[in-house]
Predicted 3D model of an 86-nucleotide RNA (c-di-GMP-I-GGC riboswitch aptamer) from Salinibacillus xinjiangensis. Its mean pLDDT, the model's own confidence on a scale to 100, is 87. The organism belongs to Salinibacillus, within Bacteria.
RNA sequence: ACAGUAAAAGGCAAACCUAUUGAAAAAUGGGGACGCAAAGUCACAGGUCUACGGUUUAAACAACUAAGAUGGCUGGACUGCCUAAU
Numbered sequence: 001a002c003a004g005u006a007a008a009a010g011g012c013a014a015a016c017c018u019a020u021u022g023a024a025a026a027a028u029g030g031g032g033a034c035g036c037a038a039a040g041u042c043a044c045a046g047g048u049c050u051a052c053g054g055u056u057u058a059a060a061c062a063a064c065u066a067a068g069a070u071g072g073c074u075g076g077a078c079u080g081c082c083u084a085a086u
Base pairs, nucleotide, nucleotide: 001086003083004082011036012035016031017030018029019028020027021026034072040078041077042076044075045074046073047070048069049068050067053065054064055063
């Protein structure tokens, strides 16, 4: 170290269940562990998801979309514990 397939100290916590919030995606708390060396932080770029509202319609459906969600989808930025082998 831009390296970690080893160890130790500790950390986080998917699905699912549950309560609350939300139109929804989803979020938060509790239980629970599939996993994680950044599964710490940030929606900057791409992806994915939602669409109360808006556009459209005679009305609706569909479609599109302001906006929102996701950092445990990828890249990027910032920060950080340990250290055997290399």
It was read from a public genome assembly, where an Rfam model found it.